[in-house]
This is a predicted structure of a 112-nucleotide RNA (SAM riboswitch aptamer (S box leader)) from Neobacillus mesonae. Model confidence (mean pLDDT): 83 of 100. Lineage of the source: Bacteria > Bacillati > Bacilli > Bacillaceae > Neobacillus. It matches the Rfam family "SAM riboswitch aptamer (S box leader)". Rfam describes the family as follows. The SAM riboswitch is found upstream of a number of genes which code for proteins involved in methionine or cysteine biosynthesis in Gram-positive bacteria.
RNA sequence: CUCUUAUCGAGAGCGGCGGAGGGACUAGGCCCUGUGAAGCCCGGCAACCUUCAAGGUAAUCCUUGAAAAGGUGCUAAUUCCUGCAGAUCUUUUUAGAUCUGAAAGAUAAGGG
Numbered sequence: 001c002u003c004u005u006a007u008c009g010a011g012a013g014c015g016g017c018g019g020a021g022g023g024a025c026u027a028g029g030c031c032c033u034g035u036g037a038a039g040c041c042c043g044g045c046a047a048c049c050u051u052c053a054a055g056g057u058a059a060u061c062c063u064u065g066a067a068a069a070g071g072u073g074c075u076a077a078u079u080c081c082u083g084c085a086g087a088u089c090u091u092u093u094u095a096g097a098u099c100u101g102a103a104a105g106a107u108a109a110g111g112g
Base pairs, nucleotide, nucleotide: 001112002111003110004109005108006107007106008105013042015041016040017039021032022031023030026083027082028081029080043075044074045073048071049070050067051066052065053064054063055062056061079104084101085100086099087098088097089096090095
């Protein structure tokens, strides 16, 4: 870099350093930010990998519950919202709203 699978409406600080930007990319919107952005440290959250228990299974598989030492991850707003397709509704009708799916992205585990 790429492929496969799973998840993405929950959760997580009134801490320290730091100093101006940030919310993936692009376009539009909307936000956060000197009452301190990014980044780093500490703390925390979660439970993908991991361990244990119970139940089921043809199965080295599945379900449920518990744990948290280690490997990641995460710690404003649904992945902040929309962008593509479909359905439904509405006298803002070259529009708007709701729902579903896709695409793109993020994270984990495994493969190339």